[in-house]
Context: one part of a larger RNA
RNA sequence: CUCUCUCUAAGGAACUCGGCAAACUGGCCCCGUAACUUCGGAAGAAGGGGCGCCCUCUGCGAAGAGGGUCGCAGUGACCAGGCCCAGGCGACUGUUUACCAAAAACACAGGUCUCAGCAAAGUCGUAAGACAACAUAUUGGGGCCGAUGCCUGCCCAGUGCCGGAAGGUGAAGGAAGUUGGUUAUUCACUUUUGUGGAAAAGCUGACGACCGAAGCCCCGGUGAACGGCGGCUGUAACUAUGACAGUCCUAAGGUAGCGAAAUUCAUUGUCGAGUAAGUUUCGACCUGCACGAAAGGCAUAACGAUCUGGGCGCUGUCUCGGAGAGAGACUCG
Repeated sequence: CUCUCUCUAAGGAACUCGGCAAACUGGCCCCGUAACUUCGGAAGAAGGGGCGCCCUCUGCGAAGAGGGUCGCAGUGACCAGGCCCAGGCGACUGUUUACCAAAAACACAGGUCUCAGCAAAGUCGUAAGACAACAUAUUGGGGCCGAUGCCUGCCCAGUGCCGGAAGGUGAAGGAAGUUGGUUAUUCACUUUUGUGGAAAAGCUGACGACCGAAGCCCCGGUGAACGGCGGCUGUAACUAUGACAGUCCUAAGGUAGCGAAAUUCAUUGUCGAGUAAGUUUCGACCUGCACGAAAGGCAUAACGAUCUGGGCGCUGUCUCGGAGAGAGACUCG
C1' cells in the first nucleotide's frame, strides 16, 4: 500500500451525478395513530411507554397488581422494519434479455371489434389424417386496448372490409359465318409424258359477329377498420385582446380533458412555493416548434428491489484524518 472488519473528538450530507456505501431503526406487550380511500385499506402509519431478579396477593394458566432490589446496560449475547411529504409511470400478484438492462417493457382481470352453424372458422400436413373438440355462439379463433371511475368528439374523399346488381370491361370454352391448303372430278393446250385454270365432299389451318363467371369500373355502407382532423384579412368609445364579420381551400378542419408534459425547439419561458442561494422539483399560466380521446383521453385508493424532488433521524460520504484486528503484498529465512 491492497482487501475484509472494529472504533473515532467537534460538526452532521458540507461528500457526490445521486446519502452510493455505511449508520440509525429492529423482538414481544400496552397506549396511540393523519390526509386520502374503491370503506377493504392507508397502518407496524407517525409518535410514546414497559421488559431483569426477589417477596406477597389474585388467577387453572399465560399473566396481572403491590412492595423490594442490582447493574452503564434486563428482547443484557446472537437473530429481528429507518421514517415522513410530494410528483411521474404502470392499476394490482405475476413475467422477461440463462451470462452487462427487472423496467415505464410483457402478461393480466376487464372493454370492444371481427370471423365461425359444425364435415365450423383457424392451424399443421403432399396426402391419409390430426388439433380445435369427444367441444357447439354464455363456444372456439384472430386484432386492438388494458383494474376501477368519468368519458371516448368530427371526417367514408383515398385505402381496406361488407353489401349491391342495372350498365361498361371481361378469359378458357362454344359458335353463325368468312377464308387459305390439299384433292376426286372437270376445262383448255399438248404427240405420249405433261403444263395451266376451275373445283364438290372429307381432312386441315387462319379470322370470326354473337354467348360467356369472378374481378375491376360503378352504386351504397362502415372508424374500439388503415388513417386524417386548415390558412389569410378585418373588427369593441385608452391600449390590448377579439365574442363577431369576410374570404380561400378541404372528406372534415382537433370536441371534452390535459398541457414548457417520459411530449416545449427557442428555454434556466413567466409568475408563485420550497432554499441564504434551486438549469432539477412542485403549483399555476397557455405562445401545444411537434398533446388529445381504445397505437385510448383525463383522474385514481392500494401496490412497486421502479424513476424524480424535499424533509426528520442517523451516520467516517465528507471537513480530515486517526487508531486498531485479521488476510495479502513487501523484507529476511
Large-subunit ribosomal RNA, domain IV from Bracteacoccus aerius, 333 nucleotides, folded computationally. It is recorded under the gene name rrl. NCBI's taxonomy places the organism under Eukaryota, Chlorophyta, core chlorophytes, Sphaeropleales, Bracteacoccus. Its Rfam family is "Bacterial large subunit ribosomal RNA". Gene Ontology terms of the family: structural constituent of ribosome and ribosome.